The prediction has a mean pLDDT of 84. Predicted 3D model of a 126-nucleotide RNA (FMN riboswitch aptamer (RFN element)) from a Lentisphaerota bacterium. The sequence is in RNAcentral, with records from Ribocentre. Its Rfam family is "FMN riboswitch aptamer (RFN element)". About the family: The RFN element is a highly conserved domain that is found frequently in the 5'-untranslated regions of prokaryotic mRNAs that encode for flavin mononucleotide (FMN) biosynthesis and transport proteins. Rfam links the family to the GO term FMN binding. Lineage of the source: Bacteria > Pseudomonadati > Lentisphaerota.
RNA sequence: GGGCCUCUUCGGGGCAGGGUGAUACACCCGACCGGCGGUGACAGUCCGCGAAUCCCGCUGUGCCGCGGGACCGAUGCGGUGCAAUUCCGCAACCGACAGUGAAAGUCUGGAUGGGAGAAGACGGCC
Numbered sequence: 001g002g003g004c005c006u007c008u009u010c011g012g013g014g015c016a017g018g019g020u021g022a023u024a025c026a027c028c029c030g031a032c033c034g035g036c037g038g039u040g041a042c043a044g045u046c047c048g049c050g051a052a053u054c055c056c057g058c059u060g061u062g063c064c065g066c067g068g069g070a071c072c073g074a075u076g077c078g079g080u081g082c083a084a085u086u087c088c089g090c091a092a093c094c095g096a097c098a099g100u101g102a103a104a105g106u107c108u109g110g111a112u113g114g115g116a117g118a119a120g121a122c123g124g125c126c
Stems, first nucleotide, its partner, number of pairs: 002126004006121005017029003031106002033095002035049004044093002053070006075091005097109003
């Protein structure tokens, strides 16, 4: 210095203002937000991962847990530069499920959950 193991801590943001209406943070105008790792250079839109939803196995059934699978959104142009779909300028686009006085990326809820992963311990082993 590296690998494995055990444990600890951390680990998601956002409708101002206005319109309609009996009622809207859900509709309309408009506003706002952007998990994690990677990538020659900083990424919501590139590559991959996580979450959500659905299915299967352990199990006759259900819950929990673990494992496996399906599904898995969205960007162009110009500029600078050796190098950027990542920076700068302009113009776009995307966003689980359930609930609701009315249709939700932003409210409420599962969730004081899970989690990619990040940092660490004078920890153990190699």